[in-house]
SAM riboswitch aptamer (S box leader) from a soil metagenome, 113 nucleotides, folded computationally. The model forms 97% of the base pairs in the Rfam consensus.

């Protein structure tokens, strides 16, 4: 830089000490010890692996088989995640009398390349 996803899901113990939730505003979490680090669990299924199905493409002389894609499932590998929708809003558009509701960007996060 490109592509995909982001409304679901999943916590205990130890260390340690003051802020943390990316940024601004709001709101929230936090000495009943948060954030962070470590250990062990768990969630999920992006990559990889395995199994199945039949659908499609390709190869193979046939039976049959191989391989690729799609779909379903498993979870022993590589990541990731495990307060709050990515906590909400920040820009644009539509609806509404307003509160507010909906859609799309931007930004961010994760994976693959």
């Nucleotide at each position: 830089c490109u592509c995909a996803u982001c409304a679901a899901g999943a916590g205990a113990g130890g260390c340690g000490u003051a802020g943390g939730g990316a940024c601004g505003g709001g709101c929230c979490c936090u000495a009943u010890g948060a954030u962070g680090c470590c250990u062990c669990g768990g969630c999920a299924a992006c990559c990889g692996u395995c199994a199945g199905u039949u659908c499609g493409a390709u190869u193979u002389u046939u039976g049959g088989a191989a391989c690729c894609g799609a779909c379903u499932g498993a979870a022993a590998g590589g990541u990731g995640c495990u307060a709050a929708u990515u906590c909400c809003c920040g820009c644009c558009c539509g609806g509404u009398a307003a509160g507010c509701c909906g859609g799309g960007a931007c930004a961010g996060a994760u994976g693959a390349g």